[in-house]
RNA sequence: GUAACCGAUUCGCUGAGUCCCAUUUUUGAAUGGGAGCGGGGGAACCAAACGUGGAGGGACUUGUCGUGCCACAUGGGGUGAAUCUUGAAGAUUUCGAGUAGGGUGACUCUUACACCCGAAUCCGUCAGCUAACUCCGUAAGCGUACCAAGAGAGGUAAC
Numbered sequence: 001g002u003a004a005c006c007g008a009u010u011c012g013c014u015g016a017g018u019c020c021c022a023u024u025u026u027u028g029a030a031u032g033g034g035a036g037c038g039g040g041g042g043a044a045c046c047a048a049a050c051g052u053g054g055a056g057g058g059a060c061u062u063g064u065c066g067u068g069c070c071a072c073a074u075g076g077g078g079u080g081a082a083u084c085u086u087g088a089a090g091a092u093u094u095c096g097a098g099u100a101g102g103g104u105g106a107c108u109c110u111u112a113c114a115c116c117c118g119a120a121u122c123c124g125u126c127a128g129c130u131a132a133c134u135c136c137g138u139a140a141g142c143g144u145a146c147c148a149a150g151a152g153a154g155g156u157a158a159c
Base pairs, nucleotide, nucleotide: 011143012142013141014140018035019034020033021032022031023030024029036138037137038136039135040134041133046128051072052071053070054069058065059064060063075126076123077122078121079120084098085097086096087095088094089093101117102116103115104114105113107152108151109150110149111148
């Protein structure tokens, strides 16, 4: 001097996930209440229209309409960018190639280029939109750049 690792502080990133007050306190924090932000349920209007098959019964319009039973079916929906197509192996799954869509490159926008993500999970047979109303969350995880152009905005310093 460089790289890796660890710790602290500042700054930054994904994300709704930040700030304030009170009480307790082993001063780490815990509990509670607010503001802000985010999400769910929930009228009218609008939109939508009962999963498939089987046995039986009822009604009257004699081939239609209701109702319950049985079998099959992870049916349907929420948060989120995270959907869909496809290949190999192949029970569940695993490993790829793409893709709707999403993020970063340190003020904003546009363009260019580059690098990434394209998950997970919850409800439990139930939910469209939705004013009033009502319920809930306020986590978790990380370290891109200092080095593009144009336009715009702001700050600091000097005079």
c-di-AMP riboswitch aptamer (ydaO/yuaA leader) from Brevibacillus centrosporus, 159 nucleotides, folded computationally. The model forms 92% of the base pairs in the Rfam consensus. Its Rfam family is "c-di-AMP riboswitch aptamer (ydaO/yuaA leader)". Rfam's curators write: This family represents a conserved RNA structure found upstream of the ydaO and yuaA genes in Bacillus subtilis and related genes in other bacteria.